[in-house]
RNA sequence: GAUUAACGCUAGCGAUGUGCCUAAGGUAUGCAAGUCGAACGAUAAAACCGGAGUAGCAAUACGAAGGUUUUGUAGUGGCAAACGGCUGAGUAACACGUAGGAACUUCCCCCUAAGUCUGACAUAGCUCACCGAAAGGUGGGGUAAUUUCAGAUAGUCUCUUCGGAGUAAAGAUUCGUCGCUUAGGGAUAGGCCUGCGUCCUAUCAGGUUGUUGGUGAGGUAAAGGCUCACCAAGCCUAUGACGGGUAGCUGAUCUGAGAGGAUGGUCAGCCAGACUGGGACUGAGAUACGGCCCAGACUCCUACGGGAGGCAGCAACUAGGAAUUAUGUGCAAUGGGCGAAAGCCUGACACUGCGACAUCGCGUGGAGGAUGAAGGUCUUAGGAUUGUAAACUCCUUUUAUCUACGAACAAGUUCUGAGUGUAGUAGAUGAAUAAGUGCCUGCCAACCACGUGCCAGAAGCAUCGGUAAUACGUGGGACACAAGCGUUAUCCGGAUUUACUGGGCGUAAAGAGAUGCGUAGGUGACUUAAUAAGUUCUGUGUUAAAGCCUAAUGCUCACCAUUAGAAGCGCGCAGAAAACUAUUUUGAUUGAGUUAAGUAGGGAGAAGGGGAAUUCCUGGUGGAGCGGUUAAAUGCGUUGAUAUCAGGAGGAACACCAAUAGCGAAGGCACCUUCUUGGACUUAUACUGACACUAAGGCUCGAAAGCGUGGGGAGCAAAACGGAUUAGAUACCCGUGUAGUCCACGCUGUAAACAAUCCUCGCUAGAUAUUUGUUUUGUUUUCUGAUUUUAGGGUUUACUCUAAGGUAAAGAGGCAAAGUGAGUGUCGCAGCUAACGCGUUAAGCGAGGCGCCUGGGAAGUACGGCCGCAAGGCUAAAACCCAAAGGAAUUGACGGGGACCCGCACAAGCAGUGGAGCGCCUGGUUUACUUCGAUGAUUAGCGAAGAACCUCACCUGGGCUUGAACUGUAGCUGCACUUCCUCCGAAAAGAGGAAUCCUUCGAGGGUGCUACAGAGGUGCUGCAUGGCUGUCGUCAGCUCGUGUCGUGAGAUGUAGGGUUAAGUCCCGCAACGAGCGCAACCCCUAUCCGAUGUUAAAAUUACUUCGGAAACUGCCCCGUUUCAACGGGGAGGGAGGAGGGGAUGACGUCCAGUCAUCAUGUCCCUUAUGUCCAGGGCUACACAGACGCUACAAUGGUUACUACAAUGGGUUGCCAAGCCGCGAGGCGGAGCUAAUCCCAUCAAAAGUAAUCUCAGUUCAGAUUGCAGGCUGAAACUCGCCUGCAUGAAGUCGGAAUUGCUAGUAAUCGCGCAUCAGCGUGGCGCGGUGAAUACGUUCUCGGGUCUUGUACACACCGCCCGUCAGGGCAUGGGAGUUGCUCUUGCUCGAAGCCCUCGUUUAUCGAGGUCGACAGUAAGGGUGGCGACUGGGCUU
Repeated sequence: GAUUAACGCUAGCGAUGUGCCUAAGGUAUGCAAGUCGAACGAUAAAACCGGAGUAGCAAUACGAAGGUUUUGUAGUGGCAAACGGCUGAGUAACACGUAGGAACUUCCCCCUAAGUCUGACAUAGCUCACCGAAAGGUGGGGUAAUUUCAGAUAGUCUCUUCGGAGUAAAGAUUCGUCGCUUAGGGAUAGGCCUGCGUCCUAUCAGGUUGUUGGUGAGGUAAAGGCUCACCAAGCCUAUGACGGGUAGCUGAUCUGAGAGGAUGGUCAGCCAGACUGGGACUGAGAUACGGCCCAGACUCCUACGGGAGGCAGCAACUAGGAAUUAUGUGCAAUGGGCGAAAGCCUGACACUGCGACAUCGCGUGGAGGAUGAAGGUCUUAGGAUUGUAAACUCCUUUUAUCUACGAACAAGUUCUGAGUGUAGUAGAUGAAUAAGUGCCUGCCAACCACGUGCCAGAAGCAUCGGUAAUACGUGGGACACAAGCGUUAUCCGGAUUUACUGGGCGUAAAGAGAUGCGUAGGUGACUUAAUAAGUUCUGUGUUAAAGCCUAAUGCUCACCAUUAGAAGCGCGCAGAAAACUAUUUUGAUUGAGUUAAGUAGGGAGAAGGGGAAUUCCUGGUGGAGCGGUUAAAUGCGUUGAUAUCAGGAGGAACACCAAUAGCGAAGGCACCUUCUUGGACUUAUACUGACACUAAGGCUCGAAAGCGUGGGGAGCAAAACGGAUUAGAUACCCGUGUAGUCCACGCUGUAAACAAUCCUCGCUAGAUAUUUGUUUUGUUUUCUGAUUUUAGGGUUUACUCUAAGGUAAAGAGGCAAAGUGAGUGUCGCAGCUAACGCGUUAAGCGAGGCGCCUGGGAAGUACGGCCGCAAGGCUAAAACCCAAAGGAAUUGACGGGGACCCGCACAAGCAGUGGAGCGCCUGGUUUACUUCGAUGAUUAGCGAAGAACCUCACCUGGGCUUGAACUGUAGCUGCACUUCCUCCGAAAAGAGGAAUCCUUCGAGGGUGCUACAGAGGUGCUGCAUGGCUGUCGUCAGCUCGUGUCGUGAGAUGUAGGGUUAAGUCCCGCAACGAGCGCAACCCCUAUCCGAUGUUAAAAUUACUUCGGAAACUGCCCCGUUUCAACGGGGAGGGAGGAGGGGAUGACGUCCAGUCAUCAUGUCCCUUAUGUCCAGGGCUACACAGACGCUACAAUGGUUACUACAAUGGGUUGCCAAGCCGCGAGGCGGAGCUAAUCCCAUCAAAAGUAAUCUCAGUUCAGAUUGCAGGCUGAAACUCGCCUGCAUGAAGUCGGAAUUGCUAGUAAUCGCGCAUCAGCGUGGCGCGGUGAAUACGUUCUCGGGUCUUGUACACACCGCCCGUCAGGGCAUGGGAGUUGCUCUUGCUCGAAGCCCUCGUUUAUCGAGGUCGACAGUAAGGGUGGCGACUGGGCUU
């Protein structure tokens, strides 16, 4: 976008269309096919004529026969009923579409020619009789015709023995004509044949016996195995036969840019069907929807004997279903049948009705209108929005209602209108009668509030909802469309997501193990000529109408309709061209092959041979262990092992060479020799002349394991046994050990059979390495090597022989370089790729061929088939489940991955904790309450720098309600505020009494009471927040701008080499700079100087306060480097490499902590969750944990004596002297607002002396008793201190664990904050004053780089399988039950045909075929099924 739609909500009107998609289920009732009297006889009625005759005096009345006309009835006869209408079950087919063809028929119609003569027998109706319930039937009698028959004729037709034989007719008449017969032609309609096109399935691969063809015959309107007899054995099929499933086909319709895809309703063409199956008759035409016969199922009637029926015609009913209308009107129009015609018939058709089912059109008002009304909603409380919307004013009347008028459709002079008083016109009333639906997180246009609280619910996908939901529900508002709007279903599109147009296969799904050989098929290099099949062009026929498109016209417009035009894939015919393809043909050599000469090689098969090693056997030596492991044990060994020497046996595998190498199609191939044999490469002569490439099916090969038969068996070694390890250990480790590994012959046919990369051909930069050829050049202290030289010999000068030396040329070999082939690697340009990467060995650019892929799982599974001895292999789904699965790369995090570095992290040390008692905190428990928070590190002497009351938030009880404290408004009453007294009470509260204003005179201020706003809350949420804080961590990191690289996420900078405490600094660098951190600046302290001097000191020093100097690797030496940064040492110095200490805490993490410091959003309480008061509680106590104090003693305790500090504090205070008390303390009151006085003569460890003598003690001090002191209303719950007495555990602490690197640890005392009082805690101060650090393997934490990742809530991650419970679909399954098909046989209806008989419109007997039915067997496909298998999900 579309729909024959349905459902939900809603609904004003009209026009035009359209309406059982399901049960081709069943149907009550009515209608849907009749007509002709101008074919015929009869009959009924009416009218007219007629007038026998009767009655009557007559008028007149009645009136038979007969005749004419009209209307009707049943019948004979003719034509129609084969059209029209309905449906789509069947059909995969010449059914349909398209284009052709030859062997045919055609009523009615047209044309032409000829004819239409003479007779006759029946029969229905009718009548009589009979049978039957009915339907209906039988017999007798008589009758007509355009019924039927006979004869005649016939230029045609048929047959023929070629002589001939056979075959027609119908009349009617108003005299115009209409009919009838024969023959030919036409038109129309139909039958038959053929090419091409027409769904899925190979888990359907072979099918066929009238099957294929021939001859002859029969049959038909007609060709033909259409049928039959005989003969032959053919015919179809991977270009998909046969089978199965599904389906009416087409014009067209929807969609789409197109190509395509889907569909075939309405309309039109064709086909098929008429309850199911079979059959013929009549006829021009049927194997006949509203005809016949038979069989079957169903329904109805019945007197039970027998009969009747067929809505897939129009309405209608029922059933089914999500779902589809009126038992309407009319033949007025169009069309059809009959008729000469009038006319009759026509559920065809024309109309109306119902349905928003669809399309189109119209309306629901228009203009103005701001105090931007009220109301609603929201609010930052100001306002905003609904919103010119409404109200209100003016106007209009489409539509609706009413009244009046009123067509066309009529063609055909008159008449004829179902629709219809319709369309339309005029008028009246009056804004009057008329708006919804969906949606508002993104895709996707449109946002707020409240309610709810992973509930209720939403959802197309992603997802939303767990107390601040723009996603649920409601409200307000907005958006979209609009008499409709949404939802559901289906089709196309988007989807290049089956890719012809137009995709892919290294890693995402996808190259079969080799594609080695090769069939069909597909494709194919140069050249000559011919042909014209393909191809191209031209013309022509067809491509029905409707539809689509264009134009015009008609309905008020539009939808729609009418007319005209254009277009039309395709197919046929005719002609032309000859480039390309094809076919045939000519030639050539470059593809391919043959030949010749060579080269390299773990290529293959067979036979023979070899040594090293292991094991075993025999013998010798020897004498206690061996072996094995992280460590052991099992095991072997005094019956002599291991070790060692000698000899022997047997099997398997071939060290070094060895490689990045070589060969092969792949699997794979390695000791040596021989034989047989395949392929490759190089060079060059000759030859063949496209012989080529690929390759479905097919054949062959194919690691390891495995299987069969027979051998063999040294080592190794599944299974198995034993020993260890472990929580366990059916494992890893150890000791044994069987199949197997080996050989022969068969089978299996799979592997991450991998380069995860199919084969062939051509083209497209290079560099480098290597294997193996070949060409050229150079070189060579290699080899051969003349003349010549030397020596010797022979011989007559000369010649010749032997030996030695060295060389030219030439040859052989080696080496090198350059070129050219064939392989094998690495890097790399262009190009390609999602990226990684590939890159002349392509994953680049092209050509040819084959194979394969189409979301993940289920599943390479089930079923079926084929193969296999088996194991199993090949082929290969579906139901169902999910919204992902996957690739490559990025940033992090993580790793019992790697590299480097740091830290009281370990190590080296010192002192502890963990054990005891006590203190304190927490958990737990208890309780009326034991208020709350903090809870791994980062809680636990924490919030709390101090709970007896208060604090206080908790509990019990008693009170108050605009309140204990605050602000405003209004009103009222006074006058103060407030103080005092009495009663009651636990107090608060309550009751009673007394005293008591200022003023500028306006009434104001203050105060009290009442009411309304509101107050108050240590109530909830730290997961709504601010602020503050902890931690990683004082770790060295965290980022930005511009540039560059990458499709992108991102990277670079910030990685590399050094160095540092440090991303500190230096060098280098596609980066250059910058920021937050580091460092420095700040404070204290160590030295000096200057100034200062009160209350200090006054001799100097010391001290107080203020300011300054000094330290920077500055100097020297050394080391290393890049002679950079830096490092080591030294001098000097009070201090040396950041001098020591402090403050200072990057981006961020932990949803860390805190709503109970404070602040604050939302929610909650409001005679209480607020507030006041008394008492209690936070202090409980079987227990557990964290942090501390005191100890366990002699480095000590006790007693006595003697020394030396610093920081601080003090008027609600510190408190002196003196006196009292054993003491805590009391009395006292000087001094001090402090360098003055006091705490405080300030110390304690220390020192000197005495005593104790190793013990639960003269240690330790818990606990308890008594007596006191201090603070405070108050000391019981529940404070601190003193004296006397008492004298517990504890004798140095298990596993484990903490702190500390120098004025530090340890130890000793002193001060301060909070505070009435209360310190073993916290924060400070000084005194005495150590030990140790080799070093970075390990533990913990951290930093940088790198690597892997299926993790990203980030390893406290993710995730696999079994088992147990539930659910879903499915396979197997003894069987059971359907459907369908086939074959054989039995029975054999109707009926055509055949034969025979009698005689004939026929009848009888028989036969072939033959539906249904039965029987037997088989194939295919469903349902159910005890039990069972796996799968998915929870």

This is a predicted structure of a 1434-nucleotide RNA (small-subunit ribosomal RNA) from an uncultured bacterium.